Background
RNAcentral holds the sequence, with entries from MGnify. A computed fold for a 65-nucleotide RNA from a marine eukaryotic metagenome, annotated as transfer RNA. It matches the Rfam family "tRNA". The prediction has a mean pLDDT of 86.
[in-house]
RNA sequence: CGGUAGCUAAGCCCGGCAUAGCGCCGGCCUUGUAAGCCGGCGGUCGCGGGUUCAAAUCCCGCCCG
Repeated sequence: CGGUAGCUAAGCCCGGCAUAGCGCCGGCCUUGUAAGCCGGCGGUCGCGGGUUCAAAUCCCGCCCG
């Protein structure tokens, strides 16, 4: 310095509905596949505690790289 969806990452500084791309599933299209288009699925935000009306975000400890 980093750890956020199966993968790659944004969001964190300055607390307020958890996001994107890829992926996966279904549909349209096609003789069929791919591509394309439409819809959907997907998270203990590394773990535990504290502060707060409210924590991915601030504070403390710990684990992993």